[in-house]
This is a predicted structure of a 1665-nucleotide part of an RNA (large-subunit ribosomal RNA, half A) from a Bacteroidales bacterium.
NCBI's taxonomy places the organism under Bacteria, Pseudomonadati, Bacteroidota, Bacteroidia, Bacteroidales.
It matches the Rfam family "Bacterial large subunit ribosomal RNA". Gene Ontology terms of the family: structural constituent of ribosome and ribosome.
The sequence was found in a public genome assembly.
Context: one part of a larger RNA
RNA sequence: AGCGCACGGGGGAUACCUUGGCUCUCAGAGGCGACGAAGGACGUGAUAAGCUGCGAUAAGCCGCGGGGAGGUGCAAAUAACCGUUUGAUCCGUGGAUUUCCGAAUGGGGCAACCCAGCCGUCAGGAAUGGCGGUUAUCCUAGAAAGGAGGCAAACCCGAUGAACUGAAACAUCUAAGUAGUCGGAGGAAGAGAAAAUAAGAAUGAUUUCCCAAGUAGUGGUGAGCGAACGGGAAAGAGCCCAAACCGGGGAUGUUACGGCAUGCCCGGGGUUGUAGGACCUCGACAUCGUGGAAAGUUGAGAACUGGAAUGGUCUGGGAAGGCCAGCCAAAGAGGGUGAAAGUCCCGUACAGGUAAUCAACCGGCACGUAGGGGAAUCCUGAGUAGGGCGGGACCGGAGGAAUCCUGUCUGAAUCUGGCGGCACCAUCCGCCAAGGCUAAAUACUACUGAGAGACCGAUAGCGAACAAGUACUGUGAAGGAAAGGUGAAAAGCACUUCGAGCAGAAGAGUGAAAUAGAACUUGAAACUGUGCGCUUACAAGCGGUCGGAGCCCUUUAGUGGGGUGACGGCGUGCCUUUUGCAUAAUGAGCCUACGAGUUGCCGAACUUGGCGAGGUUAACCGUUUGAGACGGGAAGCCGAAGCGAAAGCGAGUCUGAAGAGGGCGAGCAGUCAGGUUAGGCAGACGCGAAACUUAGUGAUCUACAGAUGACCAGGCUGAAGUUGCGUUAAACCGCAAUGGAGGGCCGAACCAGUAAGCGUUGAAAAGCUUUUGGAUGAGUUGUGUGUAGGAGUGAAAGGCCAAUCAAACUGAGAGAUAGCUCGUACUCUCCGAAAUGCCUUUAGGGGCAGCCUCGUCGUGGUAUGUCAGAGGUAAAGCUACUGAUUGGAUGCGGGGGUUUCACCGCCUACCAAAUCCUGACAAACUCUGAAUGCUGGCAUAUUAAACGGCGGGAGUGAGGCUAUGGGUGCUAACGUCCGUGGCCGAGAGGGGAAUAACCCAGACCAUCGGUUAAGGUCCCAAAAUGCGUGUUAAGUUGGUAAAACGAGGUCGUGUUGCAUAGACAGCUAGGAUGUUGGCUUGGAAGCAGCCAUUCAUUUAAAGAGUGCGUAACAGCUCACUAGUCGAGUGACGCGGCGUGGAUAAUAAUCGGGCAUCAAACACGCUACCGAAACUGUGGAAUAGCAAUAUUGGUAGGAGAGCAUUCCGUUCAGCGACGAAGGUGUGUCGUGAGACAUGCUGGAGCGUACGGAAGAGCAAAUGUAGGCAUAAGUAACGAUAAUGCGGGUGAGAAACCCGCACACCGAAAGACCAAGGUUUCCCGGUCAACGUUAAUCGGAUCGGGGUUAGUCGGGACCUAAGUGGAAGUCUGUAUAAUGGGCGCACACGAUGGACAGCCGGUUAAUAUUCCGGCACCCGACAUGUGGGCGAAGUGUGGAAGCAGGAGUGAAACGCGCGCGUGCUGACGGAAUAGCACGUUUAAGGGUGUAGAUAAACGCCCGGGAGGCAAAUCCCCCGGGAGUGUCGAACCUGAAAGUACCUCAAGCCUUCGGGGGAGGGGAUAGCCGCGGUAACCAGACUGCCGAGAAAAAGCGCUAAGCAUACUGCAUGUCGGCCCGUACUGUAAACCGACACAGGUGGUCGAGAAGAGAAUUCUAAGGUGCUC
Repeated sequence: AGCGCACGGGGGAUACCUUGGCUCUCAGAGGCGACGAAGGACGUGAUAAGCUGCGAUAAGCCGCGGGGAGGUGCAAAUAACCGUUUGAUCCGUGGAUUUCCGAAUGGGGCAACCCAGCCGUCAGGAAUGGCGGUUAUCCUAGAAAGGAGGCAAACCCGAUGAACUGAAACAUCUAAGUAGUCGGAGGAAGAGAAAAUAAGAAUGAUUUCCCAAGUAGUGGUGAGCGAACGGGAAAGAGCCCAAACCGGGGAUGUUACGGCAUGCCCGGGGUUGUAGGACCUCGACAUCGUGGAAAGUUGAGAACUGGAAUGGUCUGGGAAGGCCAGCCAAAGAGGGUGAAAGUCCCGUACAGGUAAUCAACCGGCACGUAGGGGAAUCCUGAGUAGGGCGGGACCGGAGGAAUCCUGUCUGAAUCUGGCGGCACCAUCCGCCAAGGCUAAAUACUACUGAGAGACCGAUAGCGAACAAGUACUGUGAAGGAAAGGUGAAAAGCACUUCGAGCAGAAGAGUGAAAUAGAACUUGAAACUGUGCGCUUACAAGCGGUCGGAGCCCUUUAGUGGGGUGACGGCGUGCCUUUUGCAUAAUGAGCCUACGAGUUGCCGAACUUGGCGAGGUUAACCGUUUGAGACGGGAAGCCGAAGCGAAAGCGAGUCUGAAGAGGGCGAGCAGUCAGGUUAGGCAGACGCGAAACUUAGUGAUCUACAGAUGACCAGGCUGAAGUUGCGUUAAACCGCAAUGGAGGGCCGAACCAGUAAGCGUUGAAAAGCUUUUGGAUGAGUUGUGUGUAGGAGUGAAAGGCCAAUCAAACUGAGAGAUAGCUCGUACUCUCCGAAAUGCCUUUAGGGGCAGCCUCGUCGUGGUAUGUCAGAGGUAAAGCUACUGAUUGGAUGCGGGGGUUUCACCGCCUACCAAAUCCUGACAAACUCUGAAUGCUGGCAUAUUAAACGGCGGGAGUGAGGCUAUGGGUGCUAACGUCCGUGGCCGAGAGGGGAAUAACCCAGACCAUCGGUUAAGGUCCCAAAAUGCGUGUUAAGUUGGUAAAACGAGGUCGUGUUGCAUAGACAGCUAGGAUGUUGGCUUGGAAGCAGCCAUUCAUUUAAAGAGUGCGUAACAGCUCACUAGUCGAGUGACGCGGCGUGGAUAAUAAUCGGGCAUCAAACACGCUACCGAAACUGUGGAAUAGCAAUAUUGGUAGGAGAGCAUUCCGUUCAGCGACGAAGGUGUGUCGUGAGACAUGCUGGAGCGUACGGAAGAGCAAAUGUAGGCAUAAGUAACGAUAAUGCGGGUGAGAAACCCGCACACCGAAAGACCAAGGUUUCCCGGUCAACGUUAAUCGGAUCGGGGUUAGUCGGGACCUAAGUGGAAGUCUGUAUAAUGGGCGCACACGAUGGACAGCCGGUUAAUAUUCCGGCACCCGACAUGUGGGCGAAGUGUGGAAGCAGGAGUGAAACGCGCGCGUGCUGACGGAAUAGCACGUUUAAGGGUGUAGAUAAACGCCCGGGAGGCAAAUCCCCCGGGAGUGUCGAACCUGAAAGUACCUCAAGCCUUCGGGGGAGGGGAUAGCCGCGGUAACCAGACUGCCGAGAAAAAGCGCUAAGCAUACUGCAUGUCGGCCCGUACUGUAAACCGACACAGGUGGUCGAGAAGAGAAUUCUAAGGUGCUC
């Protein structure tokens, strides 16, 4: 370490439970709000964070009623109280109170805050503060008075109105008048009493339901859309005006003043179509109906009241369980009680009870309602009906298009009239528009009460069972969790021990149980430990399976059972997708839970049942305790008759001249309901887009713009202009000086981001280091503001618009659509494909056919043989066509040559037709022409699982390899395209080493039976080291393939030489002469080359020479000959096996070892091995009566079952003597699974038969949770740095103290603003947080802390801008909410205005407290003076940028003086050195330095201006003048501090530290350098020409002058908010205690131009391993 067992940890599944949900039923209610809502903020308790309640009367106050002993909510505890018959808490009902915000309404505003006016009132003399009331806008003409506004779930009406989508594209169309937005109302809304519908007849408002009917229609006649009449039901209800006419009123006109006319208002009258009414006349005063005050009666109605009946015993912790014996029942619904209760408790049936309030009855009274006749006149809804044009609504898309609505242009009739009946006309019929009201039947449920469920049971059910719309995220719109269970009862562990311990543990105790101990019921799995048994250190693996030794345990003792498993055989996971996957193609880290063909309607088929020439109801109604059931209800539907376009006829009919023929029918029963299957419409099996549309939210990021502020060390250069000089007639010009320009130069801050490196699971979702660009400008930056999504903004990159941009974000349409990908869950049985054809905006999708399956009906099917038949392939052929074609012959014709040219000719080794001879080709040639296949007949064999028809259900329509026939390609491809077969696909087994397809062979199961196939038999490794004959020597070969070509390899065979007359080879000997042949040559002698009749001679034989060799010779050889030897020896072919040719990356391969008369190769023979084949034995299922046969299987079809949850009935079922669940063991079943039992568990659970489903998981980069792995690994966030001593403590690298050291020092110091919101200070604590530890902390617990007339903001002002009564615009712009602009007015700082300084003090605040010294505003009093008076008028406030200069504080430096203190080992110096100090505000006074003279006021006179006035301003003129501003300075200041010293108590490392308090009075207001500020709103220059308003100061108007007001003094008064702490950061923005970002002010010394840089001061730090 592996396996097993036992016991744990971890985790929170499972089971059980339910306080909460979900879906409904019945009833109620259907609104709340200016009498201040909904919703909130803040408060409210003795202690109080959350929820609940309530509101300063604050978990409550009052009245009435109920109730009756205990109470002060959830919610414990303590304290303090209340109540018990004088009645609390509590319940019901009616009142009171009800802060602030919110329509929000006095004004304002950043909701819950600020600031007012008026009246009254309280304190005060007043200022001032408190309390109560009141003060918004719009409408009703005004007044008075009233109303409106806003909120709220759906339903309703109206206005407006998408897109995705569907149409397999898309535009009409669809989606859809849907979603959304807007307006309005009610408990319902809307509609509604016919200018209706019909048509043989009639009906009689509207609405809703069931039919009619998916009909008539409409429709790119596509997708789709889709009525009405009429019938059956629910409900039921009808009315009122306008007008004519009459009367009255007032108005106007007119008048002859008698009146008349006109229009208006009011009353009467009147209200319809077989017309009605007015009017005239006759007659009547009835009848009927409607509404309904007060009181009364009756009933309903809250809290609430009464409400039957049980004991014993056993088990047990507990009885409600068992047993025994009773009782009640108008009550056996339900819940609770220590387990399972009619009789214990709450209740239940039933009965009772009344306040508010409601209903019914009665009801004074009010209102409405009728007739007959006459017919002259009058009335009966006008910019209407209708029409044209353009749209829209209807079933109807412009169509033949009626009807309805109307934007626009027109435009009637008047009862002898008008409208409609689907163009239009006629006839006929119906009706009376242009005014209005109207219940019920219908729709919905945020809310209340009572109930229900074949709904859920904590990953479920609402998002939410729990402090949930919470925590948390986001600027915002908006998004949005997790989280239940001790026990019957807290009896919640006294006490002891260990421990630093309120951690934790061990005992003890409680309890039935503590492995129920609060991290608490059960307690699975992953994961992780401990103990024990077996195994494991030469061993190679999808980890199993088959065999199996040893060891251990057990046993009923049996070759039993269990655990382990040495060694051996075989063996490449699962899913998906594919022709094909171990694949190195997809998906999954593991476990648990959850997770996908459902539901409704429609038609179809099958099936089950009812009835049957019939079947069946729908809505609705009745009965009933019922969401049920029963009964009623034929309106309608289907069927029983068809044919035809139709008229029509009818077992026929149509066509037709037909009685013909033909087509379609008649001769087969349906219908209703349940179930199953597939389809259609719906999201339709689940998850998944990118997008489109609509309504909103965003400019705290960023872009640009408007407003108002701020910032830019230092250095350099030296434009214009000016001055002087020179020059000139004067200029120009030149020189010098002055001057200080510039999108000038260098370079910090600041802004940017060039290059490299680093970083890349970062320190950082864009940074760091070094380097670099700009740095007075088109500069940078703060605050507040504006522009918004096909829009903005853009010095333009498609950049930016909140870490998102070729169209932001959020919600909604919405479950968009997805011919695409992925996933899709238990078992067994039967059958079992396809990857083809045609068509397809089609090619990875579909439709039809083909192939599969199930049902049903029918019939034969298949194979072989034979006979008959059609046909033009293979082959073959071509003097048989068409075409191609070798060689030859001939040579029409042509070319060339020649005849000087031409002609006639001639020639030609040129081209060449046709013909002949010869050879030979063809998919698109055929005079010919098979085999096979195909069709049919017959025969034989075999089969009934075959074939065909019809009907239900599919899948497939990517194929692949191999053999063969072809095309293409290279007679390339694991290429591609067809035909034919096989196999894989969907096929296991054996062989082929391994290896879908090749060879063998088709797996129902078991078997330690047998026989064989392919292929094998030396070992691995089953079977022959078999037999016979050869071959190979190369390890060839033993199966990866190999050529041309080469070779005395070897074997066999053939042809042909030589050879005992002696061959071939070897050895011995010879190999000569003419001659060095001739030529050539320097030389050439056999042998450089050339020539040759290469000849001749001697010979046994010997070339004018086969090689080597020499300069040439020489020399050595060969041919040839003889001898020796003694039998075969050459040449040329053919065949077998071998050899070279032969080079690829591991020793890297015959599968390996290895093998040589073989274990190679060839031929032959005999045995044996070898599979899931065949067969034996046993068994299962299917088909069949049986015999018997069959049973591989993907997509797919069909069948039979298992399990889970719930329901009904049943078992008088089981259960504390122990249910479910969990965890083991055994048994049974082919399987899904089932049963029994031990332990755990502690309260529920089953059987049988039916029913209904949220009904089975391994995968979806699935969802949630838990747990692994990497791994004790990387890392621990600036490399400015720590060390030591001491303290505290259980514990110290980090805390405290001290001493050293180090770092920053234009900061890493100090102060503000924003933002944060208690982080500040003190004490305690260390679980978590802190990247380590922690005694420490910005952590945690408790307590404390922020003090203002003057600081900042408000009670003052205005800018950009915002709001906005009015008003206005609105064209292409609202239908509406409106939208735009916007006067007045208001708000709005980043600006204007505006009165406090110094010192001291706290643990923590101070310009706030205290001390001292000041100032401002107001009131009053006194004194004194006066034209006072504003929202008018004037002035003022009130301005840019750059530049240089003057004066001259402080800081700082230097020098000197002075004060105090300290200082030296030895020695000297004490007239020395060193350190520190030597100081001072606002205010008041004064007016110096200086600035200004082109300035400044003052006086006088005049004046058209300042909307009226003005004595003011302004302008003009005159005069006299020097003023005006202003640092310094004086005072403030006899102060106070620093400093020194004494010093209790305290701490101490014994060195010292620190110090309440007391005391001392001790020193410069020196000089030089130096510059900031002030002066200063200065001055100079320049062009880009540089806010507003209020305050302040004058003036006058109305008015007042008993007032008002200036000044002085005194007294009094002076409100609200902020104030802690942080603030270049550990507290802000960045998810973090994050190397980033963040506006303003101060910012010392040495060196230096400097804020650069280096080192330091004050001060702060050492960056949390």